[in-house]
c-di-GMP-I riboswitch aptamer from a Desulfobacteraceae bacterium, 75 nucleotides, folded computationally.
RNA sequence: AUCAGAUAAAGCCAAAUCCGUUGUGAGGCGGAGACGGAAAAUCGCGGGUCUCAAGGAGACAGCCGGGUUGCCUGA
Numbered sequence: 001a002u003c004a005g006a007u008a009a010a011g012c013c014a015a016a017u018c019c020g021u022u023g024u025g026a027g028g029c030g031g032a033g034a035c036g037g038a039a040a041a042u043c044g045c046g047g048g049u050c051u052c053a054a055g056g057a058g059a060c061a062g063c064c065g066g067g068u069u070g071c072c073u074g075a
Stems, first nucleotide, its partner, number of pairs: 002075004012037002017032006035062001041068003045065003048060005
């Protein structure tokens, strides 16, 4: 460097729900919480779903695919 894996060890993230806050809204942010995750890190590139004030604009990366980056172990 490449491929595979989560058995082990050290760790990481955090669904639903509740509280606060923000947004027209889908949603976002913070705290509690833990369903789960081997990239549940990141990027709206393709598909998909959702929202609206619907000419169009926006949201979801834990919907699927793809790009980039990364810890541990084995080959």
The sequence was found by an Rfam model in a public genome assembly.
Its Rfam family is "c-di-GMP-I riboswitch aptamer". Gene Ontology term of the family: cyclic-di-GMP binding.
The coordinates come from a structure-prediction model, not an experiment, and the mean pLDDT is 84.